[in-house]
RNA sequence: GCCUCGAUAGCUUAGUAGGUAGAGCGAUGGACUGUUAAUCCAUAGGUCGCCAGUUCGAGUCUGGCUCGAGGCG
Numbered sequence: 001g002c003c004u005c006g007a008u009a010g011c012u013u014a015g016u017a018g019g020u021a022g023a024g025c026g027a028u029g030g031a032c033u034g035u036u037a038a039u040c041c042a043u044a045g046g047u048c049g050c051c052a053g054u055u056c057g058a059g060u061c062u063g064g065c066u067c068g069a070g071g072c073g
Stems, first nucleotide, its partner, number of pairs: 001072007010025004019056001027043005049065005
């Protein structure tokens, strides 16, 4: 320098024929319990790495850039 893959909630991640973003764990509140734990219920939390473009509509498609992993020279 080139190629491939990846970047989504605090963490691990799902989400491909484009149609208003989910799960598990964790957090907070509650129930239960003599207390803790466990269990159960509920709630909050992301606008999807950044900047543009296409589109009525983009996590999803296109271009550039940043970071990470792997490969080639």
Model confidence (mean pLDDT): 81 of 100.
This is a predicted structure of a 73-nucleotide RNA (transfer RNA) from a Candidatus Woesearchaeota archaeon.
Rfam family: tRNA. By type it is a transfer RNA. From the family's description: Transfer RNA (tRNA) molecules are approximately 80 nucleotides in length. Their secondary structure includes four short double-helical elements and three loops (D, anti-codon, and T loops).
The RNAcentral record of the sequence draws on ENA.
NCBI's taxonomy places the organism under Archaea, Nanobdellati, Candidatus Woesearchaeota.